Predicted 3D model of a 73-nucleotide RNA (transfer RNA) from a Candidatus Woesearchaeota archaeon.
RNA sequence: GGGGGCGUAGCAUAACCCGGCAGUGCGGCUGGCUCCAGACCAGUUGAUCCAGGUUCAAAUCCUGGCGCCCCCA
Numbered sequence: 001g002g003g004g005g006c007g008u009a010g011c012a013u014a015a016c017c018c019g020g021c022a023g024u025g026c027g028g029c030u031g032g033c034u035c036c037a038g039a040c041c042a043g044u045u046g047a048u049c050c051a052g053g054u055u056c057a058a059a060u061c062c063u064g065g066c067g068c069c070c071c072c073a
Base pairs, nucleotide, nucleotide: 001072002071003070004069005068006067007066010026011025012024013023020056027045028044029043030042031041032040049065050064051063052062053061
């Protein structure tokens, strides 16, 4: 320098192909239970890497950028 894959909550991950309410587990917080804690139960919290475009509507499609990984040179 060229090609490919990936980027979603504190962590892991689904939804992406084929546009239509961003879901789940762990975690955090509050309450119950307990002498206290843990476990358990109930409730609650928080996310689409950045910018632009297309569209009634974008995590999803298109363009550019950034970061990580792999291959070629």
The source organism's lineage runs through Archaea, Nanobdellati and Candidatus Woesearchaeota.